[in-house]
Molecule: transfer RNA
Organism: Spirochaetae bacterium HGW-Spirochaetae-8
RNA sequence: GCCGGAGUGGUGGAAUCGGUAGACACAAGGGACUUAAAAUCCCUCGGCUGUAUAAGCCGUGACAGUUCAAGUCUGUUCUCCGGCA
Numbered sequence: 001g002c003c004g005g006a007g008u009g010g011u012g013g014a015a016u017c018g019g020u021a022g023a024c025a026c027a028a029g030g031g032a033c034u035u036a037a038a039a040u041c042c043c044u045c046g047g048c049u050g051u052a053u054a055a056g057c058c059g060u061g062a063c064a065g066u067u068c069a070a071g072u073c074u075g076u077u078c079u080c081c082g083g084c085a
Stems, first nucleotide, its partner, number of pairs: 001084007010026003019068001028044005046058004061077005
């Protein structure tokens, strides 16, 4: 240099036909239970604005494009992995 694959919360990892982003697990926080703890059970758990568990907006490495609609399709680009030279 060329070709292929991957990049999604704090972590792993789904969503594979374009149609509610974050299933499920772990970690973390709160509560129940206990004399106390462990285990177990229940709830919460991306960011911003906001008094707020209301509401709104944003969010799939980055920037554009296609589309009513993009994690998914197209282009460029960054990082990592593999192959060829």